[in-house]
């Protein structure tokens, strides 16, 4: 340098054009002497940056940063 994958909630992933979600967490009750289990109710996002197409964009396209896997170069 070239190619594939992947970047979405505080972790770990789903969603591939039409209202952004799990599941553990966090929080607050309730249960208990106390904790932990259990139960209830709650909290959660510039969908990695910037462009573009579309009537609409996490989703297509471009382009850059990041991470990981092949490969090719140089020594």
């Nucleotide at each position: 340098g070239c190619g594939g994958c992947g970047u979405u909630a505080g972790c770990u992933c789903a969603g591939u054009g039409g209202u952004a979600g799990a599941g553990c967490g966090g929080c607050u009750g309730c249960u208990u002497u106390a904790c932990a289990c259990g139960c209830a109710g709650u909290u959660g996002g510039u969908c990695g940056g910037g462009a573009g197409u579309u009537c609409g964009a996490a989703u297509c396209u471009c382009u850059c940063a990041c991470g990981c896997c092949g490969c090719a170069c140089c020594a």

Predicted 3D model of a 75-nucleotide RNA (transfer RNA) from Prosthecobacter sp. It matches the Rfam family "tRNA". Its family is annotated with triplet codon-amino acid adaptor activity in the Gene Ontology. It was read from a public genome assembly. The coordinates come from a structure-prediction model, not an experiment, and the mean pLDDT is 84.